[in-house]
The prediction has a mean pLDDT of 80.
Bacterial large signal recognition particle RNA from a Candidatus Acetothermia bacterium, 266 nucleotides, folded computationally.
Taxonomically the source falls in Candidatus Bipolaricaulota (Bacteria, Bacteria candidate phyla).
It matches the Rfam family "Bacterial large signal recognition particle RNA". Rfam classes the family as a non-coding RNA gene.
Parts: sequence; C1' cells; structure tokens
RNA sequence: CCGUGCAGGACGGGGGGCUAGCGGUCCCCUGAACCCAAAACCCGCUCUACGUGGGGUCCUUGGGCCCUCUGAGAGGUCGCCGAGCCGGGACCGGCCCUGGGCUGAAGCGAUGACGGCUGAGCCUCCUGCGACGUACACCGGCGAACCCCGCCAGGCCCGGAAGGGAGCAGCGGUAAGUCGGUCACUGCGGGUGAUAGGGGACCCCUUGGCCUGAGCGGAUGCCCUGGGCACGCCCGGGGAGGGGACACCGAGGAGGGCCCGCGCGG
Repeated sequence: CCGUGCAGGACGGGGGGCUAGCGGUCCCCUGAACCCAAAACCCGCUCUACGUGGGGUCCUUGGGCCCUCUGAGAGGUCGCCGAGCCGGGACCGGCCCUGGGCUGAAGCGAUGACGGCUGAGCCUCCUGCGACGUACACCGGCGAACCCCGCCAGGCCCGGAAGGGAGCAGCGGUAAGUCGGUCACUGCGGGUGAUAGGGGACCCCUUGGCCUGAGCGGAUGCCCUGGGCACGCCCGGGGAGGGGACACCGAGGAGGGCCCGCGCGG
C1' cells in the first nucleotide's frame, strides 16, 4: 500500500406540543440531508431514556468532541399601542324639529299696499227644473200535449130515425211570460247638470263693489331658547392584531483547541 473480517460510527439538527419524563408520529424554523412499514381514546422507551422493525450505502483522514463570538425561530414573563365590537353619556361640533329676536334680497304697490265692511265662487245639506236610465203603460213579433177560447175532418157517445152532444189532431186566436220598439204622461234612481231657489259652514284660497291711503312681502345670514338623533366627540369594557424589553432554549454561520481503532492474509 492492497484485500478481508470484527468493533464502533455516519446517512441531519433545533423549537413548540404531547408526556411523570425521554425520543418518534404532528406543527414550525433551519436548509439539502438513503429507502420501506406502523404510530393520537398513539408507537418505542426509563435518566447510559435522543426512537421501533426490515433493507441499503458509506467511513476510520474523514469524522467526532469542546470553547468563544454571532444568530433564524417558536414558546415564556413584563409593560405599550390597538381596528372592528359592546355598554353608557350628551359639555362641544354636525344634522333634524319648535319658539323668539335682529337683518331685511327678489317681487308686488297711488293703474291703490295693509286693514275694515259687503257680495259671489270654491265646501256641505235640502228642494224644484232639465237631461239620462229604468219600471209601468202603449205598439209589434213569438207564445199553452191536456187541466184557455173559437171552428172542429176522422173517430166516439145518445137516439128507431130526424137530429143532438162532448171533443183530439189541424187551423185561427189569446193569457202569464218573453223579445224588439216608443217612452208624451206617471212612479222610481244617482259619482247626473256651464241649471233655479233656500239653509249651513268658511274667512284658507279665487274674485267683484265701497271706505281708507302707504306699505306689503318675506329670501338669506347671524344670535338666543327648548327638544330629538348619536355621525364626529367623551367615559368604561373587551380585545383580533401589532411592535418593544428581558430571561431561557437555540438550527445555521465564523474563529480557536483537542481526539481518533483491533485482527488475519498478500
């Protein structure tokens, strides 16, 4: 130096959670690191606990251990901020409503404002009249198996006969009713009327007359007062979430130090 075997080891680590505790399955971080199987009313273990079962590869100059610094990240403690949400309030702002004061824009007004008196309309009630509708009435049509009328073939009944009688169908007509028309008169009706009269109500609105003779009108803005809402606001609660400090654990990174087999054959 080569081959081979034994022994030992490597093929990731860490945080959380679980647990009496340790490891795994689970979640997360780191970052690159064999395969298969089972594992939460769990799986394997017991402080030498950093898994169990099966298979594979590799290493003894490449690995292992220790120290210092740095440090992802989770969980912990402490205090801070804190959306939406919940409860309460009503000083202030905002919005809405009520009352008052000031201001007084446009427009109107001697072709007469406001006000006063008076009439009409609008509203309501009653009555008359008209129009309309309808009923009655009138005209026309239709209209009864029999219990309506007239005339009644045939047949029937009475009679010795002459003759007489009831009477279906048919024909003609009519009643109730029904359809159409006319509705002058009469009765009735109403979301009826450029209608007449009367009563009431109303001075809001429209309009006429008379008196009077200079204002009417209220936009806008400001102030005061009372009330409401709870949007801003204030107080309290509760906190999704955010960021900070501290301690602990700590993957990964940087630097330093230390350690490292045994046998057989050639």